[in-house]
Context: one part of a larger RNA
Order: sequence, then structure tokens, then C1' cells
RNA sequence: GAUGAACGCUGGCGGCAUGCCUAAGACAUGCAAGUCGAACGGAGAAGACCACUGAAUAUUGCGUGCUUGCACAUAAUAGGAUUUGAAUCUUCUUAGUGGCAGACGGGUGAGUAACACGUAGGUAACCUACCUCUUAGUCUGGGAUAGCAAUUGGAAACGAUUGGUAAUACCGGAUUAUAUGUAACUGGAUAACCAGAUACAUUAAAAGGAGCUUCGGCUUCGCUUUGAGAUGGGCUUGCGGUGUAUUAGAUAGUUGGUGGGGUAAUGGCCUACCAAGUCAACGAUGCAUAUCCGAGCUGAGAGGCUGAUCGGACACACUGGGACUGAGACACGGCCCAGACUCCUACGGGAGACAGCAGUUAGGAAUAUUCGUCAAUGGGGGAAACCCUGAACGAGCAAUGCCGCGUGAGUGAUGAAGGCCCUUUGGGUCGUAAAACUCUGUUGUAGAGAAAGAAAACCUGCCAUAGGUAAUGAUGGCAGCUUGACGGUACUCUACCAGAAAGCCCCGGCUAACUACGUGCCAGCAGCCGCGGUAAUACGUAGGGGGCAAGCGUUAUCC
Repeated sequence: GAUGAACGCUGGCGGCAUGCCUAAGACAUGCAAGUCGAACGGAGAAGACCACUGAAUAUUGCGUGCUUGCACAUAAUAGGAUUUGAAUCUUCUUAGUGGCAGACGGGUGAGUAACACGUAGGUAACCUACCUCUUAGUCUGGGAUAGCAAUUGGAAACGAUUGGUAAUACCGGAUUAUAUGUAACUGGAUAACCAGAUACAUUAAAAGGAGCUUCGGCUUCGCUUUGAGAUGGGCUUGCGGUGUAUUAGAUAGUUGGUGGGGUAAUGGCCUACCAAGUCAACGAUGCAUAUCCGAGCUGAGAGGCUGAUCGGACACACUGGGACUGAGACACGGCCCAGACUCCUACGGGAGACAGCAGUUAGGAAUAUUCGUCAAUGGGGGAAACCCUGAACGAGCAAUGCCGCGUGAGUGAUGAAGGCCCUUUGGGUCGUAAAACUCUGUUGUAGAGAAAGAAAACCUGCCAUAGGUAAUGAUGGCAGCUUGACGGUACUCUACCAGAAAGCCCCGGCUAACUACGUGCCAGCAGCCGCGGUAAUACGUAGGGGGCAAGCGUUAUCC
């Protein structure tokens, strides 16, 4: 000088950061990954239309009672509430089938001394969903199955059987190429290869959804296919970064070859056979420790130490193993098996995984709210509206750190009182310090006003462009409309009061700062030297002084 710090004393405000370093111990509860009805058949709700029904109410007539304009009863006309039924249409909701996303984002650092990471290359040995550009298409058939209904098992979790149904779910056929394979040819490389052209063979899709229509079709979103790009990865190589020799030999799929398998792809990656190799004092092998880096701290530098926050990479997801799906996983909030643990049980059997955000408990010197919002940025789904998002943005707590501000300013000598000290009718010092007078109002308190962060998307209207018979649609532009968690926050103005805001450590030398009293090798101090045994500037207290300051000291660690 520094810290993700802790402890002691103290503590006014703001801004920006940071906050389980220990038990990768165990976890109650809530939330953290969904979305699409413009893929599909249903189910449900609401409404429209049609038929049935016909209430209240209004108008008119007649009758009775009479208080002569009111009550009761009743009839007709208008009126349409409500009820019921069948087909159709519209809007909305959605369990299930289906699609995409759950491989990102978020957490942690246990393992790992390794091509894990960093850096520089290679891949003529490879893959890449969505996206962009580009090529050609989107023809023709089929059988199921969930949901549902019926029956039924089980305490539950969850099933079973039968019947029937849809699709952008599933499976055939057609079509075809600069795709794939084989063959020979030409050109270029040369270890395998690359490019071109020829022949043969092989391989695809959803007649889908929505909108408009003059019913001919058009537009758009999809689907299949070709080539290229972009992005993201896989594999591989040189070099680099650690302790121990009181670890000296290690290795049989071991090292290499051939054939085969496997993979997107090279390879003992796997397998059969053959050979006997391969690594090592330039430290193999073992053991111990440890995620790595950009960077951070320190230092004049060289170097040393560290790897919190932020960014990149890797690894892991109760422990161990395994694959499935998929463009991508051997998958934190998916599946299967085994194990330990916790919970439920009708004892037959089941459920679970916070190293996501909060929170609990344990451990510990020690580390926060079971908060708000999707307003912005970003992500997933969707044509869109929109939905989801503990990512993120914000607020809360903590002097944990850095930075800034304040706790007043000016004048003021009877040098007041009081404390302390001395050579004691007195003097010195605290000290312009206080009082007193004048002033300011940062902060504070109260009131008033009040942001930026919002760009849009969507919708409405208008215009333009290309194509089209036209309409819808597409793209672009202009105008309008609409959206703020933070937050009535920041900020601004007005009013008011010096009022509400200073401590901590030290004073023998190193090292800035001295006296008195108490104690008497006691009590105690101490980083080193050392101090204390009767005049202690070193212990304790007081006065005074020095340093830093909302902090100051101590402890720990690094340079």
C1' cells in the first nucleotide's frame, strides 16, 4: 500500500459498487420454461339467426264499489323480458394429439496437472436447427392412435380391456439433380486428394394453414430439395504456466501394422490376427495440491502473490452408471438402473433432489428480502395481439469498500467562570475557545412543482414501389393513437431553525506529540529494543498535546 474481510469503541447524509471465502452439508414453502386454436379432432361457455313461449309496461273498452275519479276484477291491441328445440354461423376458453423451445439463460468450483486452459496453427478427417441469398418442386394413396365413450384394477402414484375418430402425427407409390454411390476419362496437385464432363443406380415433400377473389386464380406463412454464406461447435498439433527423487523405473490394448466395426469425422476409439515395441534424470510413473485465463494487488522496474465481483473457456448438478429423443445432451428444475438419505402408505407399493431466486437449519469470526415489475435491454413461442421470463431492471438490509458533503461562518479580552500546573496576596495554560452580537441555510424539517430513461410494435388514415384483370397481401414513408416497476423518485422553488449531527488511537526511541498524581519487579504494558524494585514523559487516572476522521484501532493474509 491492499482486502469479498472479521472483532472492539463510535456513528449524520448522499452517489456508485460489493455481500456464505466455512458444510459440492441437509432442506419446509412459493416462484425460476413455456408457447402456438392461423397444424388437428373434440369438450365447454357466450352470442347471432329460425321456430315455440309469451312476463313487466303502455293504450283503449266494459263491469262492480262508491268518497265521481280512485280501487278491484276482466277483455282487446301494442309490447317484447323469459323458456324450450333443431341446423347453421361468429367469438372465446382449453385437457389431449402435433410443432418449436426445455442443450440458451441462471448457479457452483467438487473433480481435473489434462490438449482442461492460454496462445499460434491445421482439418485435403468433420457437423451446424432457427437466419440470409440461391435452384427446382409441393403429385397420388393408405392404415392407425390419443383425446372421447363403456367396462374395470389400485389406498395412492398410476393403469388395463373393448369400441370408434383427426392432423403440418405415421407409412407406401410417382417424379427428378450440379445431391449420394460405382465405373472409366480429362486437367491440377501429389501420401491419401481436388475440379470438370460421361454412363448406370439410389434418395424428397404437408393435393398443408390463413387471407382475398370476377371462383379461373392470386398473396402469404409453412414443407421437400440444390449450392453458398453467417453463426455455433467437434477433432488435432507446436509452445506456455506446480510441489515432491525421503516417489526411479512405468506400460499388454500397452507401442506399431493389416483386415473389420463404430463415429458427423481422424484415431487401439473397439475387435481379430501379426510384430515387440513405447515413455523416462531435458524427471516417466506415483503421491500431494490446484479449475484455467483476460485480469486484480504490490513494486521504479524485473519480479512476487492472487484468480471475489465483471468477461471468456472448462467441469459438475444427491453419489455411481447408462442410454433415449434431437441439428445440438449422454441433458440442474427429462428418462432408466443401483446406492445412501428424507417423506407418504390401506405394507402390496409409491414420491423427492435449491451448486436457480428468496427463505430455513447446521457449520462458522463472518456474509442480505420468503420484495416490485416485465417499463427498458435480452431470450422462448406465436402471422400478430400477446403470453412466459427470480435472465434483467429496480427497491430493501449492512460504514463492507471507494468517492463526495456536513456537523457552521464572521466579529469578539472583563484574556470571565471552571479544570490542570507552578517558585502561590501572584502567574501560566486550555483560549477567540466560551458568552455576546451579526450572518448563512449545504444537509435537515414542512409545503409546492416535477423529469429523462419511450424507441416502437399493434391499430387507424394517407402516399409511394414491384407484380397482377382485380382484390387481399408484401416492402417503404408520413401523420395520429398507445405503453414507466423504479416513483410523486431524481431535480427545482419557497418557508423555518445554529437548531438534529464526532469519535477513535497514540504521546520512551523507531515515530508527530509532556506534565501531575496513584502504584512500587506489584498491578500492569509491549510490534522490536525494552519499562515497573518510592521522585515512572513507557503501568493506571487526570490536564495538556499529536494523528486520522464518520470513522479509528486491533487481528488475519499478500507485495